[in-house]
Predicted 3D model of a 67-nucleotide RNA (transfer RNA) from a marine eukaryotic metagenome. RNAcentral holds the sequence, with entries from MGnify.
RNA sequence: CGAAGUAGCUCAACGGUAGAGCAACGCUCUUGUAAAGCGUAGGUUGGGGGUUCGAUUCCUCUCUUCG
Numbered sequence: 001c002g003a004a005g006u007a008g009c010u011c012a013a014c015g016g017u018a019g020a021g022c023a024a025c026g027c028u029c030u031u032g033u034a035a036a037g038c039g040u041a042g043g044u045u046g047g048g049g050g051u052u053c054g055a056u057u058c059c060u061c062u063c064u065u066c067g
Stems, first nucleotide, its partner, number of pairs: 001067005008022004016053001024040005046062005
C1' cells in the first nucleotide's frame, strides 16, 4: 500500500424489514437407522465516532487476518 472481517461453518445482500447452502433442533416417512420432505431456532453485520429521515452499504479512527 492492497484485500478481507456478516448465524456454528462457507458465503450473499441498489442507502429502505439482514438472507441462502451446510450444520443444529422438531415433525412426517421407516420395524429401526440413513436418505428424502416439511418446519423451527440461531445475528450487538470486528469495535468507536460521523453523514443521513434511514447505514452491512458512504466517511473517519481503531483491532484482527492475508498478500
It matches the Rfam family "tRNA". Rfam classes the family as a transfer RNA. Its family is annotated with triplet codon-amino acid adaptor activity in the Gene Ontology. Model confidence (mean pLDDT): 83 of 100.